[in-house]
Context: one part of a larger RNA
RNA sequence: ACGAACGCUGGCGGCGUACUUAACACAUGCAAGUCGGACGAGAAAGGACACUUCGGUGUCUGAGUAAAGUGGCGAACGGGUGCGUAACACGUAAGUAAUCUACCUUGGGCUCUGGGAUAACUUCUCGAAAGGGGAGCUAAGACUGGAUAGGGUCCCUGAGGCUUAAGUCGCAGGGGGAAAGUGGGCCUCUAUUUUAUGCUCGCGGUUUGGGAUGAGCUUGCGGUCCAUUAGCUUGUUGGUGGGGUAACGGCCUACCAAGGCAACGAUGGAUAGCUGGUCUGAGAGGAUGAUCAGCCACACUGGCACUGAGACACGGGCCAGACUCCUACGGGAGGCAGCAGUGGGGAAUUUUGCGCAAUGGGCGAAAGCCUGACGCAGUAACGCCGCGUGGAGGAUGAAGGCCUUUGGGUUGUAAACUCCUGCCAGGGGGGAAGAUAGUACUACUGCAAAUAGCUAUAGUACUAUGACGGUACCCCCAAAGGAAGCCCCGGCUAAUUCCGUGCCAGCAGCCGCGGUAAUACGGAAGGGGCAAGCGUUGUUC
Numbered sequence: 001a002c003g004a005a006c007g008c009u010g011g012c013g014g015c016g017u018a019c020u021u022a023a024c025a026c027a028u029g030c031a032a033g034u035c036g037g038a039c040g041a042g043a044a045a046g047g048a049c050a051c052u053u054c055g056g057u058g059u060c061u062g063a064g065u066a067a068a069g070u071g072g073c074g075a076a077c078g079g080g081u082g083c084g085u086a087a088c089a090c091g092u093a094a095g096u097a098a099u100c101u102a103c104c105u106u107g108g109g110c111u112c113u114g115g116g117a118u119a120a121c122u123u124c125u126c127g128a129a130a131g132g133g134g135a136g137c138u139a140a141g142a143c144u145g146g147a148u149a150g151g152g153u154c155c156c157u158g159a160g161g162c163u164u165a166a167g168u169c170g171c172a173g174g175g176g177g178a179a180a181g182u183g184g185g186c187c188u189c190u191a192u193u194u195u196a197u198g199c200u201c202g203c204g205g206u207u208u209g210g211g212a213u214g215a216g217c218u219u220g221c222g223g224u225c226c227a228u229u230a231g232c233u234u235g236u237u238g239g240u241g242g243g244g245u246a247a248c249g250g251c252c253u254a255c256c257a258a259g260g261c262a263a264c265g266a267u268g269g270a271u272a273g274c275u276g277g278u279c280u281g282a283g284a285g286g287a288u289g290a291u292c293a294g295c296c297a298c299a300c301u302g303g304c305a306c307u308g309a310g311a312c313a314c315g316g317g318c319c320a321g322a323c324u325c326c327u328a329c330g331g332g333a334g335g336c337a338g339c340a341g342u343g344g345g346g347a348a349u350u351u352u353g354c355g356c357a358a359u360g361g362g363c364g365a366a367a368g369c370c371u372g373a374c375g376c377a378g379u380a381a382c383g384c385c386g387c388g389u390g391g392a393g394g395a396u397g398a399a400g401g402c403c404u405u406u407g408g409g410u411u412g413u414a415a416a417c418u419c420c421u422g423c424c425a426g427g428g429g430g431g432a433a434g435a436u437a438g439u440a441c442u443a444c445u446g447c448a449a450a451u452a453g454c455u456a457u458a459g460u461a462c463u464a465u466g467a468c469g470g471u472a473c474c475c476c477c478a479a480a481g482g483a484a485g486c487c488c489c490g491g492c493u494a495a496u497u498c499c500g501u502g503c504c505a506g507c508a509g510c511c512g513c514g515g516u517a518a519u520a521c522g523g524a525a526g527g528g529g530c531a532a533g534c535g536u537u538g539u540u541c
Base pairs, nucleotide, nucleotide: 001539002538004537005536006535007534008533011387012386013385014384015383016382017380018379019345024343025342026341028340029339030338033073034072035071038070039069046061047060048059049058050057051056080298081297082296090222091221092220093219094218095217096216099215100214104211105210106209107208108207109206110205111204112146113145114144115143121136122135123134124133125132126131153176154175155174156173157172158171160169161168162167181203182202183201184200185199186198190196191195224270225269226268231261232260233259236258237257238256239255240254241253242252243251273295274294275293276292277288278287279286280285300321301320302319303318304317323334324333325332326331351377353376354375355374359373360371361370362369363368390420391419392418393417400411401410402409403408424482426477427476428475429474430473434468436464437463438462439461440460441459442458443457446454447453485530486529487528488527489526490511491510492509496525497524498523499522500521506513507512
């Protein structure tokens, strides 16, 4: 010094921390959704009215709501763990003329014209279930054909600049490549009668250049142990052709050559996530890598790819394996190293809590929805810090205890008693900050034909919003009342006497105590130390 544990004890508050062991197995709930302003379809209960054979039926509402489906974005973030890994994994410094980057930002251009399906739904059907199969209908920003191509990209041809070089940059010609609409408003333009296929604004779509952010790859150097591990290697080392990747590369493949590494420690084995940091120390060092932050790896075990800008994907998929569960025995389902929680292991580590009010994230034009991230509360003296358990006066130095040379000494101003105070806990009253957002109107900026509309700013009015929490804090009331222990006293080491015991019982970190006067064992009185803690054990310096 500690993520500690154990023993005795325990008043309050603030801030932190809390499975170091079994990456053991998990009941239950929650932890990733959202968008109707992309699309088609679309209930029910309830209510109202009308009719009624009193059974009910129809219409409107509920409601274009719920639930489901197609489609888009997200789900690769956030959260957990440290198994593996001695490695370009990490740290640091470079390179990428060998690369990619959704959303965001900033420029330029475009947004033309066609087509066929399919889920949902209806119906038939298989199955215990999970889940399918057939037929019919339908939409889109889903899918898809064609046109166009300034710039960009790939291939071919020609000439040029730069670079030590591999190469790279720009120019000319030929060939291949794109898109999607939706919401508001208006009649200025077009067609007109209302209006939209028109115009306009917002959000999108497509292509391309730059930025930002994130990522991939390569390299120098650095940080464990064992030589009682001395040789290792055949895709191995290099080349050529081909493939593959966003990209270099034996990354893969065919052929060719026989190389490559190693005592400056290869190979093998053991151990281990790395770092900023943390602890210690005057420093140099040593030890360590909980919480917080960055990077990496993993998600029951092993392997694999799909989708996608990004994964070889914790709460996605497939295969194999172990385990658990359901089953009509034919077949199916699952993965807490997310938050709580359970069993187990262990010396040992918390609530199956509240809330999205704040911060942040996803989706959405927005309202908003989701968020066990997060904010809070709960448990634990586990740690640090602060406060309290009263203050002043009070000697006939009371009583009692203990010691005694019997005179006395000590406990000791300690108590009693008197006068005060009111921290915490208790009761009563008041009571936060943490918080902004939306709508409407007015003024004004930009686009625009426009006084619509949208956008930016300001003002006014209205409305809504706090889990914590009636908490913090403030005031009042009552009241010394409810709040001190633990270890030690031979030396090291601050603090001594009596009784009991008699090498016994016991103590002990080291030296060592105990065999009849024990300051060392046990008890008592007194004393010393620390204090809501004190000791012991463990580990590190």
A computed fold for a 541-nucleotide part of an RNA from an uncultured prokaryote, annotated as small-subunit ribosomal RNA, 5' domain. The full RNA is in RNAcentral, with records from ENA. Rfam family: Bacterial small subunit ribosomal RNA.